[in-house]
RNA sequence: CUGCGGGCUAGGCCGGGGGGUUCGGCGUCCCCUGUAACCUGAAACCGCCGAUAUGCAGGGGCCGAAGCUCCGGAGGCGGCGUAGGCGAGCAGGGUGCUCAGCCCGUGCUGCGGUGGUGAGGUGUCGUCCCGCAGGACCGGUGGUUCCCCGGCACGUCUCGGAGGAGAUGUGUGAAGGGGAUUUACCCGCUGAACCCCGCCAGGCUCGGAAGAGAGCAGCGGUAGGCGGGACAUGCGGUGCUUGCGGGGCUGCGGCACGGAGCUUGCGGCACGGUGCCUGACCCCUGCUGGCUGCGCCCACUCCGGGGCGUGCCCGCAU
Numbered sequence: 001c002u003g004c005g006g007g008c009u010a011g012g013c014c015g016g017g018g019g020g021u022u023c024g025g026c027g028u029c030c031c032c033u034g035u036a037a038c039c040u041g042a043a044a045c046c047g048c049c050g051a052u053a054u055g056c057a058g059g060g061g062c063c064g065a066a067g068c069u070c071c072g073g074a075g076g077c078g079g080c081g082u083a084g085g086c087g088a089g090c091a092g093g094g095u096g097c098u099c100a101g102c103c104c105g106u107g108c109u110g111c112g113g114u115g116g117u118g119a120g121g122u123g124u125c126g127u128c129c130c131g132c133a134g135g136a137c138c139g140g141u142g143g144u145u146c147c148c149c150g151g152c153a154c155g156u157c158u159c160g161g162a163g164g165a166g167a168u169g170u171g172u173g174a175a176g177g178g179g180a181u182u183u184a185c186c187c188g189c190u191g192a193a194c195c196c197c198g199c200c201a202g203g204c205u206c207g208g209a210a211g212a213g214a215g216c217a218g219c220g221g222u223a224g225g226c227g228g229g230a231c232a233u234g235c236g237g238u239g240c241u242u243g244c245g246g247g248g249c250u251g252c253g254g255c256a257c258g259g260a261g262c263u264u265g266c267g268g269c270a271c272g273g274u275g276c277c278u279g280a281c282c283c284c285u286g287c288u289g290g291c292u293g294c295g296c297c298c299a300c301u302c303c304g305g306g307g308c309g310u311g312c313c314c315g316c317a318u
Stems, first nucleotide, its partner, number of pairs: 002317007011063004015033005023050005038059004067308009078297006085291002088288007098280004102275001103273009112263003121257007128247008136238004140233003145180005151172009185229006196221004204213003
C1' cells in the first nucleotide's frame, strides 16, 4: 500500500406528489401513490418560515462512511387540460295513432255460477216517483147559545112601638130550579182581601117577652186555577198504513206465455275504433361519465452523467 474483521464519529433514512389556502414555501384539511420503517403535542379569526422558504417543538429507532443531491433519457399508477368522432345513462321539453298499455264495440274461448223444481225473451202487476182523499198512533188546542123564575143590588109607596111586614119599578141573572139548543160533558183537588152567593154555632144588636136583625169563625157552593177522562178540531208530527188517478224503469219480486240456454263474475285470444292519459320509437336542449388523439404534471422503477462526501482508531494477514 492492499485485503478482511471490529469499534467510532461526520452524515443519512424513518416517505413523495396533486388540490385547497397563501404574496409565496411547508403543515394541520381533501385526494393519489410508496416503503421493512416512527411516537407524542399544538396549529385555519391558524402553526413554523422567506426563493439559502420544501413545516415547528419534544422523544426515539435504523444505517453508518454509508449515502444524499442535481441534470438528461425510458417506462409508468393516477390526475389536469383540450379536440373531434362514436356510443351509454339521467333530467326537461316536443311529436303523434307508427307500436304497446288503458278505454269502447263485436266475435270466439277457459274457469266459476245458474237453468225442465223452467234460461234468455215478451206481456202485466208490485216495489220506485208525483197528485188527491183517508186510516192508525203521538202531541197541541178548546170548553156553545137562548128563554123563564128564584136570588142579589138600588129605589118608591103603605103599615108598625123597635126588630120588621106588604106591594111595586129598574138592573143583573155565574151560584138554586125548569125548558130548549150544542159535540161542549164527567171526576178529583184547590179556590175571592173582604163592592162573590147561601146556611150561619158562639158572641153582638132591637125588644117587657115572644121573636127578629146584622154577621166573624166554620160549612156548602160560584168565578178562577191545577190534574185526569170523554168529546171536538182543513193545528202539527211519523222508519206505520189504505184507496184512486197519473208517471217511470227493468235494479228486485209475483203472475202468465214460451221452451234451452244464460252469465261484462274472473281470465285469454282475434278483429275494429277512439283519444296523446302513460310508455316505447323519433327530434331538441342540458348534465354526467366512457373510448380515441394531442399537450402537461406526477408516486414509483430502471439507465447514463455531474456535485458533496468517501473520515478516524484498533487487530490480523501479506